[in-house]
This record gives sequence, structure tokens and C1' cells, in this order.
RNA sequence: ACCUUAUCAAGAGAAGUGGAGGGAUUUGGCCCUAUGAAGCUUCAGCAACCGACUCAAUGAGCACGGUGCUCCAUCCAACAAGUCAUCUUGACAGAUAAGUC
Repeated sequence: ACCUUAUCAAGAGAAGUGGAGGGAUUUGGCCCUAUGAAGCUUCAGCAACCGACUCAAUGAGCACGGUGCUCCAUCCAACAAGUCAUCUUGACAGAUAAGUC
């Protein structure tokens, strides 16, 4: 990498550096960005998937470790079905975690 399972409308930011892009890919939109994008570094924070620890233990707590994340719903839609008439549901794809190989 492939595969399996679970979750994805909540939450949480600043500084330095950098110097033009970014929001996964394609399409159509929309949004952010020289009042400084992506990336990198530092500190901080949010979360609670896995491990550890605690307890009254099919659970709850904690936030020590492994991670992930910190503009806009996975930014919205694009595939199918339904229909309460423009929404709903489910897929596809993606992201994160754990596991198998």
C1' cells in the first nucleotide's frame, strides 16, 4: 500500500519562518489568502480511537503515552432511491483510529 471495522453537522490558535497559493482528486460553484496561502519550527489548546492508570468495572473517569485535529458540515453539489417539492436516505470517494496480511 490492499483489506476489515468504527466515526466524521460538536470542539479547539498564536508566534517565528516562508513568499503564492490553499480548501484530497475531476467537474460546477463557493470560501480563505500581500490586513500574508501552502510548507517547516516552537509553544498552547481541543478530542478521547488505541495503550497505561483509577473506580462502585458490558461502564465511568483521567489526559501519562501512541495519534489525530485547531476558517466555512468531509465547504456544497455532482451516483442511486424516495418524495412531504426540495428536502431526506443510502452509496461512491476521502480523512482519522485500531487490527490482519
Molecule: SAM riboswitch aptamer (S box leader)
Organism: Alkalibacterium sp. MB6